[in-house]
RNA sequence: GUGGCGCACGGGUGAGUAACGCGUGGGUAAUCUGCCCUCGAAUCUGGGAUAGCCCCGCGAAAGCGGGGCUAAUACCGGAUGAAAUCCAGUUAGCUUUGGCUAUAUGGAUCAAAGGUGGCCUCUGCAUGCAAGCUACUGUUUGGGGAUGAGCCCGCGUACCAUUAGCUUGUUGGUGGGGUAAAGGCCCACCAAGGCGACGAUGGUUAGCUGGUCUGAGAGGAUGAUCAGCCACACUGGAACUGGAACACGGUCCAGACUCCUACGGGAGGCAGCAGUGAGGAAUUUUGCGCAAUGGGGGUAACCCUGACGCAGCAACGCCGCGUGAGUGAUGAAGGCCUUCGGGUCGUAAAGCUCUGUCAAGUGGGAAGAACCCAUUCCGGCACAGCAAGCCGGGGUGCUGACGGUACCACUGAAGGAAGCACCGGCUAACUCCGUGCCAGCAGCCGCGGUAAUACGGAGGGUGCGAGCGUUAUUCGGAAUUACUGGGCGUAAAGGGCGCGUAGGCGGCCGAUUAAGUCAGAUGUGAAAUCCCGGGGCUUACCCCCGGAAGUGCAUUUGAUACUGAACGGCUUGAGUAUGGGAGAGGGAAGUGGAAUUCCUGGUGUAGCGGUGAAAUGCGUAGAUAUCAGGAAGAACACCGGUGGCGAAGGCGAGCUUCUAGCCAAGAACUGACGCUGAGGCGCGAAAGCGUGGGGAGCGAACAGGAUUAGAUACCCUGGUAGUCCACGCUGUAAACGAUGUGCACUAGGUGUUGGUCCAUAAGGAUCGGUGCCGAAGCUAACGCGAUAAGUGCACCGCCUGGGGAGUAUGCUCGCAAGGGUGAAACUCAAAGGAAUUGACGGGGGCCCGCACAAGCGGUGGAGCAUGUGGUUUAAUUCGAUGAUACGCGAGAAACCUUACCAGGGCUUGACAUAUACCGGACGUCGCGAGAGAUCGUGAUUCCCUUCGGGGCCGGUAUACAGGUGCUGCAUGGCUGUCGUCAGCUCGUGCCGUGAGGUGUUGGGUUAAGUCCCGCAACGAGCGCAACCCCUGCUGUCUGUUGCUAACAGGUGAAGCUGAGGACUCAGACGGAACUGCCGGUGACAAACCGGAGGAAGGUGGGGACGACGUCAAGUCAUCAUGGCCCUUAUGUCCUGGGCGACACACGUGCUACAAUGGCUGGUACAGAGCGAAGCAAGACCGCGAGGUGGAGCAAAUCGCAGAAAGCCGGUCUCAGUUCGGAUUGGAGUCUGAAACCCGACUCCAUGAAGGUGGAAUCGCUAGUAAUCGCGCAUCAGAAUGGCGCGGUGAUACGUUCCCGGGCCUUGUACACACCGCCCGUCACACCACCCGAGUUGGGGGUACCCGAAGUCGCUUGUCCAACCGGCAACGGAGGACGGUGCCGAAGGUAUGCCUG
Repeated sequence: GUGGCGCACGGGUGAGUAACGCGUGGGUAAUCUGCCCUCGAAUCUGGGAUAGCCCCGCGAAAGCGGGGCUAAUACCGGAUGAAAUCCAGUUAGCUUUGGCUAUAUGGAUCAAAGGUGGCCUCUGCAUGCAAGCUACUGUUUGGGGAUGAGCCCGCGUACCAUUAGCUUGUUGGUGGGGUAAAGGCCCACCAAGGCGACGAUGGUUAGCUGGUCUGAGAGGAUGAUCAGCCACACUGGAACUGGAACACGGUCCAGACUCCUACGGGAGGCAGCAGUGAGGAAUUUUGCGCAAUGGGGGUAACCCUGACGCAGCAACGCCGCGUGAGUGAUGAAGGCCUUCGGGUCGUAAAGCUCUGUCAAGUGGGAAGAACCCAUUCCGGCACAGCAAGCCGGGGUGCUGACGGUACCACUGAAGGAAGCACCGGCUAACUCCGUGCCAGCAGCCGCGGUAAUACGGAGGGUGCGAGCGUUAUUCGGAAUUACUGGGCGUAAAGGGCGCGUAGGCGGCCGAUUAAGUCAGAUGUGAAAUCCCGGGGCUUACCCCCGGAAGUGCAUUUGAUACUGAACGGCUUGAGUAUGGGAGAGGGAAGUGGAAUUCCUGGUGUAGCGGUGAAAUGCGUAGAUAUCAGGAAGAACACCGGUGGCGAAGGCGAGCUUCUAGCCAAGAACUGACGCUGAGGCGCGAAAGCGUGGGGAGCGAACAGGAUUAGAUACCCUGGUAGUCCACGCUGUAAACGAUGUGCACUAGGUGUUGGUCCAUAAGGAUCGGUGCCGAAGCUAACGCGAUAAGUGCACCGCCUGGGGAGUAUGCUCGCAAGGGUGAAACUCAAAGGAAUUGACGGGGGCCCGCACAAGCGGUGGAGCAUGUGGUUUAAUUCGAUGAUACGCGAGAAACCUUACCAGGGCUUGACAUAUACCGGACGUCGCGAGAGAUCGUGAUUCCCUUCGGGGCCGGUAUACAGGUGCUGCAUGGCUGUCGUCAGCUCGUGCCGUGAGGUGUUGGGUUAAGUCCCGCAACGAGCGCAACCCCUGCUGUCUGUUGCUAACAGGUGAAGCUGAGGACUCAGACGGAACUGCCGGUGACAAACCGGAGGAAGGUGGGGACGACGUCAAGUCAUCAUGGCCCUUAUGUCCUGGGCGACACACGUGCUACAAUGGCUGGUACAGAGCGAAGCAAGACCGCGAGGUGGAGCAAAUCGCAGAAAGCCGGUCUCAGUUCGGAUUGGAGUCUGAAACCCGACUCCAUGAAGGUGGAAUCGCUAGUAAUCGCGCAUCAGAAUGGCGCGGUGAUACGUUCCCGGGCCUUGUACACACCGCCCGUCACACCACCCGAGUUGGGGGUACCCGAAGUCGCUUGUCCAACCGGCAACGGAGGACGGUGCCGAAGGUAUGCCUG
């Protein structure tokens, strides 16, 4: 190199595929099958070439060409041949279409190849070899088997109907072709079929299965590893070879891409094992070996094998093991916390006593190995026989990648070996610090805004542990797609209503069948997996063996109750006929009266009309009103009724006519004829649309007038479409009982309507309809309850969180308006139902309050006082801020107060306690410096003692003091307010699933939840009332400082004196008033009204007294207090200033504006208080404030202390005044160290604003408002404020309205509760989606063009060794090439569709 076999196995991947692809069960009588097994027969005889090799040439290369020689088990003839095939054709049996078996005959077709070893019995040479024989192997041809494959069929196998119609080789036939083989697989002709709502066609997605994960199961999700099947091998197409391929590491063509090139041309396909790049959150070594298992070739040795066996990397998973065990309390040190006592980490550590797994070191050291082969022994087969061979068995030898690995022994040593998450609830586990809605956490709810168990850290704890958390995904929980196992009155959900097709379901009896159904048997349901029982690794994971299971499919044998099928019958479901009945049931025709408007005429005159009030409008050209006549259209009063009829929508004058349904009665007929009903068909209010009529009233739009901030509304005056009729369209409604239709069953009571029966006096029974109340039952509750929302059956429709949205888009219907069907992105942590308690309402009922009304007096305007805001300031200290802050804290800021500011000082401190040490009285007085605090200096001066010392004071030091610094949103206490409103609750019982209700509501009544009655409630508590204080009448007692009738004395006068207790009064104890009495009303009650009596009458008047709670109300500056902050200062002392400022604004007051007054003279009458650092008389001085002086009084004794308005006179005469007194000047008084900032008062002078106060707003109901004065607290002094006291002394029909409140009820989408909740437009930015002029991809369709490779068909061209003829030339047969035709991938053109 030729040749043979292999390369179709093994290995990889899941792109495509919704399909006989897969699964399962069958068929093949429609088939093939190399190598293997078995049974037959055969292996005869020839021929011509060609690689390798040699020579020459071309090319960069890949490679190619020419010439010459040669072999075969390569290639080609011939012979032989039937059991094989085909044709003709005989018979028999079996049988499932081209089946099997046996059997005559004839014809046709087709074979082959040798090789290796051994032997010499026969032949030849004759040693041995050749022919030959023999063994093995190969070859050829048949039969059978095994294995593998092809094809066909039943059933199963994702989503979308916003994909509903698809199909022309399409469906079938005849005849051919083709294949191993049936078949439109392909072709010609013929027929017009085939598929589809049991889902065709189209679109999207996807390899299928055994299995895997999950789940109680049913299911749901999934298809890694392992195993079976399929498909693919850069993309598309094609064939060749072969037993098998249309072939991963073969060929040809086209395309894209990469590489080489000398530019002419070539090469390539890791979805094999490693490895690289890229992408990505992410996925390993370019390892060792064929030792084992398996495969291919080979006779074999052996070769090949990234299959495979091993090793490496990765805690990626599962399993196992370790990081030590025992003892050890001064509970060490240290950390953390702390109530400062202690607690905890914690027997934890240390210390002591042990053990030795893993790791480390040293030494030893397997099993996996049996084959093959070699050798030896034994037995057998075959041969004529020997050897060899073959078969079986025994012995020996040989073979290990892992790997010096598993394992074992020894050595030393607690030595080298613990982390992660979490600790608010769910959910096991808590404290401190830091931070301060920041930083951050978060699975859901939600944490964080100065006391965070939720953030960060720490200590401690909890859970797992060589792991622990996070993320993603699947199932579960989720009965949240409900087959098992849900719903539709109001939560999402009954179609607007009927007729009816398909479908689903269906009365009684009999017999047949055996499809469903049930039972048995047989086959299958691969292995692995899961489960059970065993076994092997020290255990386990893992592996091995056996069993069970595999709910399925197929075949077969039985059963026959039920369902089905076909048959025969029945009458109760359903229907028909008969004689009756009620009715706004429907259609048509014509008729009627009342009213309205208009027209004509009469009467008649100035308005009518309309509204909350008006105006627009109509009317002297005669309205409205009224009378008569006429016209037109629409609607039908009374009857009329939770009455009737109809399937629903709906239907209302009367008569006629046509017509449908319903009811009751009787029981003649049919004989299951029934129920429901996807699609379909029809009906379907109002409004709307089209065409033509009609048009009185009403009346969208529109106009005008009003209302209003506006008023495109509500109201008014007009008024067009429309409303009406005919015909056609629309097809929707809260089309509602928000309740689909039919049948059956399950207590009653009471109306009403239509029949029938009994009784006829009332009444009763029954059937059909229509209401109410209720039993059981149901329901989340409300409620339903024979007219079910109860209990069942049958069928249909519909629902699956809210919004987006009944929107977009597609389709479809419609003339249009619009209807039907009907999403997603995105977004939210809810949306929703029923009921409960409150709160609220320009909801209702009942009832209160100086709430309104009726009155009186004010405020708001002026001046001043005072508080506040603002502004200013070095500081104007702080707090209080609607009502409920603002003459408030403050019942009194010149210093002090004082907290603020400036300046000057102190630092254990101005003040407290304790300890140690030192010293001494503290202090007082004087002098000096200083603004003072303070400092210096002089003088003077202690007590007790157990003699140690102590008390007291100073100094030093340490603990600590101190803070009117912050937080009243960390708190206690106290207070305001609702509100002196009549309420707020509890126990037990009862009702309700529960929240909760009842009681407490109801009928009366009250000031009152006050009382009475009733009541599933019975009682009770806090509130109300009463008990307490003052006041009003009175009795008794007591009479001084009070009183004075009688007696007596006495004065200018006087209870002044004696005396008295009568009176007044004082003050202690009592009485008195209770709806007790009478009359009336009332329920015979509670109570109310009236009356008598009484000082007082229905709580006599006033006060104190404030329920559960609300306002995070007020106060850290009364006090107390947690936390935080300051500590030579944010503490403390002092001087001075400020709190007193002043363009303004507000609140609360005072004084006024005058004649009911001012001024002036005279004169009368209180109460309650206060007084010793006090009140102070008489007297004197001063115009006066006041001064001098001091009697008396700790006060029924004395004083403050003259009350004032009033009354009696005088004057003023309406004026900015004889009103008013601010402001200012002057002069004083008093208090006080001290009146400058900054006191009060007096006198003289001055004499401002102001002439009754806009909008608005306050108080008060009886000794009250108003008015008049008096006192007190604070206080050295300083009220117009505050708290008290008395004098004089007025109006309320009433509860509609405003405000506040109580009870009952109702609605609610409110519950930080109407100062709530919440809707829409607009502006800007961003996000998602739809449409969109357009731009750019993908997919498949149709028509046509071009047409590679290649199979097939044809072929007249070119060429050709084998065979045939021929001597040869040459011819024939046949073949190759070439040509050509059909088909044909990619490509192109055109067109419309789907989609990004």